[in-house]
RNA sequence: GGUUGGGCCCUGCGCGGCGGUAGCCCGUGAACCCCGUGAGGUCCGGAAGGAAGCAGCGGUAAGCGGAAGCUUCCGGGUGCCGCAGGUCUACCUGGCCCGA
Numbered sequence: 001g002g003u004u005g006g007g008c009c010c011u012g013c014g015c016g017g018c019g020g021u022a023g024c025c026c027g028u029g030a031a032c033c034c035c036g037u038g039a040g041g042u043c044c045g046g047a048a049g050g051a052a053g054c055a056g057c058g059g060u061a062a063g064c065g066g067a068a069g070c071u072u073c074c075g076g077g078u079g080c081c082g083c084a085g086g087u088c089u090a091c092c093u094g095g096c097c098c099g100a
Stems, first nucleotide, its partner, number of pairs: 001097007009086006015079002018075003022071003025066004034059004042051003
């Protein structure tokens, strides 16, 4: 000096991680205008029975609250992670060849 490979740089895809939304989960949650049950009492009936149904109890809707995990969606100068492409102008590094 030449050649070749890698790194650095850029881009895309993927994976993980961080943050956030939503769902699952738990709790709470309707005087009546949700559901079920329905003491007492009320009504119908000669009776047997029946009807509506307050309180109470149970279950939930919307909503509110909650801690870890799982799932979905969104986002980033998140990662000395993976793959592919771009770039050989410049810098670093390895191999080979030639010359001094």